[in-house]
């Protein structure tokens, strides 16, 4: 000293929370010793029991009791016991004196002269104590006790007799006493006080004794203690604003120690209060304590001072002192005793009990010390006090060992696990020490005090000496010796804040949490363990206070938008205030004095406990308030001046929608059973309807009426006004401001309260008018996924207008209070002044606007009209919600306004700016996105996939676009993962080690079984360098899993999207997030390029490089080709040959807006341009930026973690994945004549091929079969189909269509039942072009036609991937739908509009 938390990120505002210190604490876990300090904060609740105030016999009468002595008697005598004698020591009770008013406890009450501080009492008292003066004379009568009688249960009395005193009373004496009256003097701030003298009146005393003394009375003084008065200070609330009749004062009395309405009679009507009276709530006050840098804030336990109280309330008595804690009386509540008639009591003294509570101790010891009461004293009493006991409840000190010791032991834990790391020099082990514990012994001080006795000295009550005696704590502290590491470590925490991390368990469960937050199967946040961190006889938690919090801001904050400027003026109190001089000295400053008790705190210097804490001694500075003496700069006050502030006056000038009242003008609207025109609609809307209208509307014209508002000029420009506000023209009255000049006054000013008063838009209410338009409410019609009490329409009343009086609020906004001064400029404009070169320019003053410098601001923005720099005054704010609500009060006719909370709840709410995403915001642009076209889907049947349902199982995955002829490029068994059943368990497969056997295997046959598998018989059977190899079996170590998690992952893939974007370095801008670059203009398919430019460059993307296709050249020429030459056939490049052509496959060329024209700065664009095979990217493919969707896949593969192990592994047989009311997607075939059928006939390319492709011959209607050939391929396979030609059908459920079914077959295969394809014959279903809606395609494309391939024994292929043949139509345009890119704007969204969020109900 700060930190966490609002956001995707940022800056700010702002609250919440944490780290620190403290406590009379409590709770949890733990606990060895010592010293010191502390210990009912709650029920001022109730209390059993014991103790806490007595003492004096040197005041007294006495003798219940004890002791001593004496006397006599009795018990046989003695000891002893009993009786008598107050004679002695003493002494219960009693009279009397002093004390009991201190000490000790508590904090209920009290907001007050209660407390603190200072001053005063000339208005007072004071026992015991000290000093001084004087005195202590003479008498008297009672009474308690004791005794007798008597009442009562008791407490307690009643009567009689007798008696004493330092008890009580009377008289005398004195006055330096008191009161009254008179005279004189001195003195004080004042009421007044003091002294002297005279007169009158009144009041005293006590004795005791051991003869040393102790007392008693009066007066004066002192000391101490108390009483009273006053200034200042002392909590919260105004949602408490008025209070007060003994109240305020006076005269006179009473009372008191004393003043005083303290009390009383009379008189006056005052007194307190916004500087907070009264009332309500809370509370003992201070020294001090805690915290804080301080200023402050909070507290008042222990100790000290003061106050108050003693069950509650009241009252007095005694006394020096009380209205009295352990006294009295009365009343009340409670408790106890009782013989029911009556009585007793007061722990907030010390212990202790119950209760309350989270919570606080022993019914201890001693008067040894300190202190107190009484006493001459010894002494007695003392729960004051000193000690001890209990309690980690605090502070301080000490200890629980020290040194060495690595193989870094065992064990635990962790990891990348044959090995390491950590616990850890820690342990074991060796040596050493002995504080502390335990045992034994010694043991001082607190007593140099006090007391008794004796002696001495002098100052006669003090000192000295001798002697005797007094210790609770306690045989304690301390010291010595002995034994022996021996007797002694825990608590909290480890996600960030905040020092310290791993594993296992759990699985939004159980929990944690101070704030943020953690936990939904890999939790550093839960629980446990290991390790670590912090503190340590303690550690944490909870509660409370201060701090951090500058978050109430005096020090030290703010108010345009975050909370916050009053709607505006005038003005009272108050606050603040121009220049000069003099006086004063209140504020201010300085010196001195007194004071702020002690203790405490801080600094310094010491001392005592072994140290420390603790305790003791000495001392300084500073501060509050008081007194006194000075100073006079500033403020105040007072006096005299001044003119610059200010106001007002005069002459003059100009401007203005300032206000009030009156007059007047035209247009429009509406109305009229006015007149005319005119005939069927009008009106209204997105579209309609309600409405009006043949009883004549609408339309048009004329006349009349009425009310309201002022079109244009006129610009949301400008002016005026304090604000609200003010606009036709004109008249009258009137307020204010500005400019120029002049004189005069002389600070007269500014602000302005929650004191006062005035004005205050719209709407509202009252009374009375008025009512044309418009128009809440209301009515009707529409609209509306349900409603539409709305938006739209037709009507329509209050109201809108005027007068009078209310109301008093607005986003009453410049969201910016008023005044004054200072601080760069530029531009526009309104109205004045002065000047000049007079359409204009310059100057100056007052206004209204725009841009900007410095500056300040969180930024946006402000910026001489400040939100800058300063001064003065007022108002207001202190997290969000609850709430401008409730209650109360005030105002109002009401509506409502003003003032204005709390409980509870949240960790945010908010401001400005940034980047994205989004918008039924804007601009620009693109895409088969729309449009224009062609062909389809959606209707039918079938195929296939999916959902659903079903099932023993219908294995699993994929699910908007981006799943659904998808994984699967081919499920009859296998595949296969699913179901049923039957087997195996080192296992179906692979590797290694060990042991054992010699085979393993093959052939043939048999038995059981569904098979896997099992059993049996016969024959046959290894190599070797002898180590072994190979194989089988047994055993051990590794297995295996299409089980789970694609939200733990790798890899791969889809989509946005082949969209044009995504970023970086340096620089610059910004407090920052970020921006710039990448924006702007033009252009492009393109962030493609050019220009411009605080940016300059660069990277990933685009393009290009690659493949293919289109043209040409060149090289090469077999299996391809055949122009030329030759040979040959029924025919064919068939053969010899050729290297021209085609073709094949290598290398090159070509295309670049290069040329021309137009436009353009350029980039580039355009052209029925040229040339060219091809023209503006020539066509197609591959190639997919940063990223998004926790997108898909653990079942292609790989892989972390979890799970199964005679099974979730593996083998086999059978079944299923092919089910079927239904729904959807993708396809095929059709519905026919641009067609179907029959016949004839022509032209491809890609590709594959030996378990194969096939040719030929024969057989079969055919699928196909049999036989013989050919090709491992530019050689063979190798014939395309549509098209074209001819014939037929004649618009129909057909010669269309072919599903379904029956029969007969073929082929593959171990096997076609579930469940294959194909062929032939027969049967011949739906369907006649398909609703809303929707898909593909821009040229060799769509459409249409056939061919090939992969997988594959076969095939459910109409699918997928390729190939060629034939071969179109249309694109006006950029309005709309969908998707995308860039710029801009708004935003309360950021999981980002499938967002956020409001209300009702549950």
């Nucleotide at each position: 000293a700060g930190a966490g938390u609002u956001u995707g990120a940022u800056c700010c505002u702002g609250g919440c929370u944490c780290a620190g210190g403290a406590u009379g604490a409590a709770c949890g876990c733990u606990a060895g010793c010592u010293a010191c300090a502390g210990g009912c904060u709650u029920a001022a609740c109730a209390c059993a029991u014991g103790c806490a105030a007595g003492u004096c016999g040197a005041g007294g009468g006495g003798c219940a009791u004890c002791a001593u002595g004496g006397a006599g008697g009795u018990a046989g005598c003695a000891a002893u016991a009993c009786u008598c004698c107050g004679a002695u020591g003493g002494c219960g009770a009693c009279c009397g004196g002093c004390g009991a008013a201190u000490g000790g406890g508590u904090g209920a009450g009290u907001a007050a002269c209660a407390c603190g501080u200072a001053u005063c009492c000339a208005a007072c008292c004071u026992g015991c104590c000290c000093c001084g003066u004087a005195c202590u004379c003479a008498g008297g009568g009672a009474u308690a006790g004791c005794c007798c009688u008597u009442a009562g249960a008791a407490a307690u009395g009643a009567g009689g007799a007798u008696u004493a005193a330092u008890a009580c009373c009377u008289g005398a004496u004195u006055g330096c006493g008191u009161c009254c009256g008179g005279a004189g003097g001195c003195u004080g701030c004042a009421u007044g006080g003091c002294c002297u003298c005279c007169g009158u009146a009144c009041u005293a005393a006590a004795g005791a004794u051991u003869c040393a003394u102790c007392g008693g009375u009066a007066c004066g003084g002192g000391a101490u203690g108390g009483g009273g008065a006053u200034g200042c200070g002392u909590c919260u609330g105004a949602u408490u604003a008025g209070g007060u009749a003994g109240u305020a004062g006076g005269c006179g009395g009473g009372g008191u120690a004393a003043c005083g309405g303290c009390c009383c009679a009379c008189c006056u009507a005052g007194c307190c209060u916004a500087c907070g009276a009264u009332c309500a709530g809370u509370a003992g006050g201070g020294g001090u304590u805690c915290u804080g840098a301080g200023a402050g804030g909070a507290a008042g336990g222990u100790c000290c001072c003061c106050c108050a109280c003693a069950u509650u309330g009241g009252u007095a008595c005694u006394g020096a002192g009380a209205c009295a804690c352990g006294g009295a009386c009365c009343a009340a509540a409670c408790u106890c005793c009782u013989a029911c008639g009556g009585g007793a009591g007061g722990c907030a003294g010390c212990a202790g009990u119950g209760a309350g509570g989270a919570a606080c101790a022993u019914u201890g010891g001693u008067c040894a010390a300190u202190g107190g009461g009484c006493g001459c004293a010894a002494g007695c009493c003392u729960g004051a006090a000193c000690c001890a006991g209990c309690c980690a409840a605090g502070u301080a000190g000490c200890g629980u060992g020290a040194a060495g010791g690595a193989u870094g032991a065992c064990g635990g834990c962790c990891c990348u696990a044959u090995g390491g790391g950590u616990u850890g020099u820690a342990a074991a082990c060796u040596u050493c020490u002995u504080u502390u514990u335990c045992c034994g012994g010694g043991g001082g001080a607190u007593a140099a005090a006090g007391u008794g006795a004796g002696c001495c000295a002098c100052g006669u009550g003090u000192g000295g000496c001798u002697u005797a005696u007094u210790g609770c704590a306690g045989g304690c502290a301390c010291c010595c010796g002995g034994u022996g590491a021996a007797u002694a470590a825990g608590g909290a925490c480890c996600g960030g804040c905040u020092a310290a991390u791993u594993c296992c368990g759990u699985g939004c469960c159980a929990u944690c949490a101070g704030c943020c937050g953690c936990g939904g199967u890999a939790a550093u946040a839960c629980a446990g363990a290991a390790g670590g961190u912090c503190c340590g006889a303690g550690c944490g938690u909870u509660a409370u206070c201060c701090g951090g919090a500058u978050u109430u801001a005096u020090u030290g904050g703010g108010u345009u938008u975050a909370a916050a400027g009053g709607g505006a003026g005038c003005g009272u109190a108050g606050g603040u205030g121009g220049a000069a001089a003099g006086g004063u000295a209140a504020g201010u400053c300085a010196g001195c004095c007194g004071u702020c008790a002690a203790a405490u705190c801080c600094g310094c210097g010491g001392a005592g406990c072994u140290c420390a804490a603790c305790u003791c001694c000495g001392u300084u500075c500073a501060g509050c308030g008081g007194g006194u003496u000075g100073a006079u700069a500033c403020u105040g006050u007072u006096u005299u001046u001044c003119u610059u502030g200010a106001a007002g006056u005069g002459c003059g000038c100009a401007a203005g929608a300032u206000g009030c009242a009156g007059g007047u003008g035209g247009a429009a609207u509406u109305c009229c059973a006015a007149g005319g025109u005119g005939u069927a609609u009008c009106g209204g809307u997105g579209a309609a309807a309600u409405g009006c209208u043949u009883a004549a509307a609408a339309u048009c014209c004329u006349c009349a009426a009425a009310a309201a508002a002022c079109u244009c000029c006129u610009a949301u420009u400008u002016g005026c006004g304090a604000a609200a506000g003010c606009a036709g023209c004109u008249u009258g009255c009137u307020g204010g401001g500005g400019c120029c000049c002049a004189a005069a006054u002389g600070a007269c000013a500014c602000u302005g309260a929650g004191g006062g008063u005035u004005c205050u838009a719209a709407g509202g209410g009252g009374c009375g008018g008025g009512u044309a338009u418009c128009a809440a409410a209301c009515a009707g019609g529409a609209u509306u996924a349900g409603g539409a009490u709305a938006c739209c329409c037709u009507g329509g009343u209050a109201g809108u207008c005027c007068g009078c009086a209310c109301a008093g609020u607005a986003a009453a906004c410049u969201a910016u209070g008023g005044a004054u001064g200072c601080u760069c400029g530029c531009g526009g404009u309104g109205c004045g002044u002065g000047g000049a070169a007079u359409a204009u320019c310059c100057u100056u003053a007052c206004g209204c606007c725009g841009c900007c410098u410095a500056g300040g601001g969180a930024a946006a923005g402000c910026g001489u009209u400040a939100a800058g720099c300063a001064u003065c005054c007022c108002a207001c704010c202190u997290g969000g919600g609850g709430a401008g609500u409730a209650c109360g009060c005030c105002g109002g006719c009401a509506a409502c306004g003003g003032u204005g909370a709390a409980a509870c709840u949240c960790a945010a709410a908010g401001g400005a700016a940034u980047u994205g995403a989004c918008g039924g915001g804007g601009g620009c642009c693109c895409g088969c996105a729309c449009a224009a076209g062609c062909g389809g889907a959606g209707g039918a049947a079938c195929a296939u996939g999916u959902g659903g349902u079903u099932u023993a199982a219908u294995u699993c995955g994929a699910u908007g676009a981006u799943a659904c002829g998808c994984g699967a490029g081919g499920a009859a068994c296998c595949u296969u993962a699913c179901c049923c059943g039957g087997g195996c368990u080192u296992g179906a497969a692979a590797g290694g080690g060990a042991g054992u056997c010699g085979a393993c295997g093959g052939c043939a046959g048999g038995c059981a079984g569904a098979g896997a598998c099992g059993c049996c018989u016969g024959c046959u059977u290894u190599c070797u360098u002898c180590g072994g190899a190979c194989g089988g079996c047994u055993u051990c170590c590794u297995a295996g899993g299409u089980g789970c998690u694609g939200c733990a992952u790798g890899g791969u893939u889809g989509u946005c999207g082949u969209c044009a974007g995504c970023u970086c370095g340096u620089g610059c801008c910004g407090u920052g997030a970020g921006g710039u670059g990448u924006c702007g203009g033009c252009u492009u398919a393109a962030g493609u390029g050019c220009c411009a430019u605080a940016a300059c460059g660069a990277g990933c993307g685009c393009a290009a490089c690659c493949c293919u296709u289109a043209u040409c050249g060149u090289u090469g020429g077999u299996u391809a080709c055949c122009a030329u030459c030759g040979g040959g056939u029924g025919a064919u490049g068939c053969c010899g040959g050729g290297g021209a052509c085609u073709c094949c496959a290598g290398c090159g060329a070509c295309a670049c807006u290069g040329c021309c024209a137009u436009c353009g700065c350029a980039a580039g664009a355009u052209g029925u341009g040229a040339g060219g095979a091809a023209g503006g990217c020539g066509g197609g493919g591959a190639u997919g930026a940063c990223g998004u969707c926790a997108a898909a896949u653990c079942a292609g593969c790989a892989c972390g973690g979890c799970c199964c192990u005679u099974a979730c592994g593996u083998c086999c047989g059978g079944g299923g994945c092919u089910a079927c009311a239904c729904a959807c997607g993708u396809g095929u075939u059709a519905c026919a004549a641009u067609g179907g059928g029959g016949g004839g006939u022509a032209c491809a390319g890609c590709a594959a091929g030996c378990a194969g492709g096939u040719c030929c011959g024969c057989g079969g209607c055919g699928a196909c079969g049999c036989g013989g050939g050919u090709c491992g391929a530019a050689u063979c396979c190798c014939u395309a189909a549509a098209a074209c030609c001819c014939c037929u059908c004649c618009c129909a459920g057909u010669u269309c269509g072919g599903a379904c079914u029956g029969g007969a077959g073929u082929c593959u295969g171990c096997a076609a039942c579930c469940c294959g394809a194909c062929u032939c014959c027969a049967c011949g279903a739906a369907g006649c072009u398909g609703g809303a809606u929707u898909c593909g395609c821009u040229a060799g494309u769509a459409a249409u036609c056939g061919c090939g391939c992969a997988u594959c024994a076969g095939c459910c292929a109409u699918g997928g991937c390729g190939c060629g043949g034939u071969g179109a139509a249309u694109a006006c345009a950029a309005u709309c739908c969908c998707g995308g890119g860039c710029c801009u704007u708004g935003c309360a969204c950021a999981c980002a509009c499938c967002g956020c969020c409001c209300g009702u109900c549950a």

Record summary:
A computed fold for a 1402-nucleotide RNA from an uncultured bacterium, annotated as small-subunit ribosomal RNA. The prediction has a mean pLDDT of 82. It matches the Rfam family "Bacterial small subunit ribosomal RNA".